Annotation:
This is a predicted structure of a 531-nucleotide part of an RNA (small-subunit ribosomal RNA, 5' domain) from an uncultured bacterium.
Context: one part of a larger RNA
RNA sequence: AUUGAACGCUGGCGGCAUGCUUUACACAUGCAAGUCGAACGGCAGCGGGGAGGAGCUUGCUUCUCUGCCGGCGAGUGGCGAACGGGUGAGUAAUACAUCGGAACGUGUCGAGAAGAGGGGGAUAACCACCCGAAAGGGUGGCUAAUACCGCAUAAAUUCUGAGGAAGAAAGCUGGGGACCUGGGAAUAGGCCUAGCGCUUUUUGAGCGGCCGAUGUCGGAUUAGCUAGUUGGUGAGGUAAAGGCUCACCAAGGCGAAGAUCUGUAGCGGGUCUGAGAGGAUGAUCCGCCACACUGGGACUGAGACACGGCCCAGACUCCUACGGGAGGCAGCAGUGGGGAAUUUUGGGACAUGGGGGCAACCCUGGAUCCACCAUGCCGCGUGUAUGAAGAAAGGCUUAGGGUUGUAAAGUACUUUUGGUAGGGGAGAAAGUCAGCUGUGAAAUAUGGCUGAUACUGACCGUACCUAAAGAUUAGCACCGGCUAACUACGUGCCAGCAGCCGCGGGUAUACGUAGGGUGCGAGCGUUAAUC
Numbered sequence: 001a002u003u004g005a006a007c008g009c010u011g012g013c014g015g016c017a018u019g020c021u022u023u024a025c026a027c028a029u030g031c032a033a034g035u036c037g038a039a040c041g042g043c044a045g046c047g048g049g050g051a052g053g054a055g056c057u058u059g060c061u062u063c064u065c066u067g068c069c070g071g072c073g074a075g076u077g078g079c080g081a082a083c084g085g086g087u088g089a090g091u092a093a094u095a096c097a098u099c100g101g102a103a104c105g106u107g108u109c110g111a112g113a114a115g116a117g118g119g120g121g122a123u124a125a126c127c128a129c130c131c132g133a134a135a136g137g138g139u140g141g142c143u144a145a146u147a148c149c150g151c152a153u154a155a156a157u158u159c160u161g162a163g164g165a166a167g168a169a170a171g172c173u174g175g176g177g178a179c180c181u182g183g184g185a186a187u188a189g190g191c192c193u194a195g196c197g198c199u200u201u202u203u204g205a206g207c208g209g210c211c212g213a214u215g216u217c218g219g220a221u222u223a224g225c226u227a228g229u230u231g232g233u234g235a236g237g238u239a240a241a242g243g244c245u246c247a248c249c250a251a252g253g254c255g256a257a258g259a260u261c262u263g264u265a266g267c268g269g270g271u272c273u274g275a276g277a278g279g280a281u282g283a284u285c286c287g288c289c290a291c292a293c294u295g296g297g298a299c300u301g302a303g304a305c306a307c308g309g310c311c312c313a314g315a316c317u318c319c320u321a322c323g324g325g326a327g328g329c330a331g332c333a334g335u336g337g338g339g340a341a342u343u344u345u346g347g348g349a350c351a352u353g354g355g356g357g358c359a360a361c362c363c364u365g366g367a368u369c370c371a372c373c374a375u376g377c378c379g380c381g382u383g384u385a386u387g388a389a390g391a392a393a394g395g396c397u398u399a400g401g402g403u404u405g406u407a408a409a410g411u412a413c414u415u416u417u418g419g420u421a422g423g424g425g426a427g428a429a430a431g432u433c434a435g436c437u438g439u440g441a442a443a444u445a446u447g448g449c450u451g452a453u454a455c456u457g458a459c460c461g462u463a464c465c466u467a468a469a470g471a472u473u474a475g476c477a478c479c480g481g482c483u484a485a486c487u488a489c490g491u492g493c494c495a496g497c498a499g500c501c502g503c504g505g506g507u508a509u510a511c512g513u514a515g516g517g518u519g520c521g522a523g524c525g526u527u528a529a530u531c
Stems, first nucleotide, its partner, number of pairs: 001530003005527005012380006019372001020338001025336003029333003034079003039076002042072002046070003049066007086291003095216007104208003109204007117151001119149002126141006157166003171196006179190004217263003224254003229251008266288004270281004293314005316327004346369001353364004383413004393404002396401001420467004427459001431453009475520005480501003486515005496503002
């Protein structure tokens, strides 16, 4: 000088930041990932419309039916759930940092090319029956799709014996003058058009996988280590190179420039210190890695070997009708425990960011806001001026006086802060929707204007502003030397102090108390730790 600190005494306010460093110990409860009806069949519940019936106070009430509409529980389907959030157990190199490399992948997004034709069979929901205490499950029947499967086509793509072969798709919503089809009509389609999607593929961006070099703690009281081991050939496997795996062949490979073994440890940007070189460190913030009760495994998917997914084994906890089931806070709060020690089971989706959606909007313990703690940093205040009878009181005294001390009282003022009353922002105008209008054949395309959403804000009646009144909290450590600051009394090697030297045995500036002083100040000391 510093700290994610703790402890003791003390404590007014504000801003900003930080806050389980220990048991990767166990967890009650709530929340932390949903969304889309403009993919689909539907209609459990809510609201509206329509039809029929009943009551009758003749326009109300009530019952039944009807997915017709707004919507929508559960379900099929799509996207997301691999992000965001937590922790540092493991890891000394499959990590990280820097510099290079070639044999790769890529949902959404940007740019381009080509297409989107024609068919089919199921299944959940639902209904019926059955099993089970529950979790859940079985059988039969009905049905839809942007779910699933063929056929056609194939520019590009893949394979190739270079001839050829293989291999796709899906619709939904809005608008529309004429024309066409079905229908008795209402109207539903075709057709045209716009948007969002769909299929194949080229390329880009961003992201990711892989390889190499260099660097990265201690121990030799660890000296030899290695059999898929080291290399080759061939094959398999992967998105991809490779002993990654396998068969065969060879006998290699690493090591005192420290292999192997062992202990410790996430790494970096940084942080602390220091003139620097260096040393120590890796909280908060950012990048990367690893992990998700312990161990193992794959599935789905563009992406996981997946914290709030699945399967198996184990330990633990819970439910049970004893047959069987359920769970995983190292997410945010919170509880027990451990510990010197670390916060609210808060408000709210306003803004910004993320997921879904055409959108409205929904979700979001991530960010934000608030609460707690002097834990840290910074700022402010506890008054200002005047005031000598140098008051009283204290304490010292050579008894003259000196000191506390302009300090107080008194007088005059100010009002930061605090209290009272009143006013009161910015953060919120983008987006979207509607109307009018330009371009246009037209339009949810695209441009402009107006209006609505929107007297749209969790924070919050907060920050801030104004008014009148009104002086309204200071402590802590030290005073022998180092080291700024001294006397009196008490004690008598006792009680005690102490960072080092050392004080105390009868005049103690070193112990205890008082007066005085010194240093810091809403803090001051002590302890721990680093330079």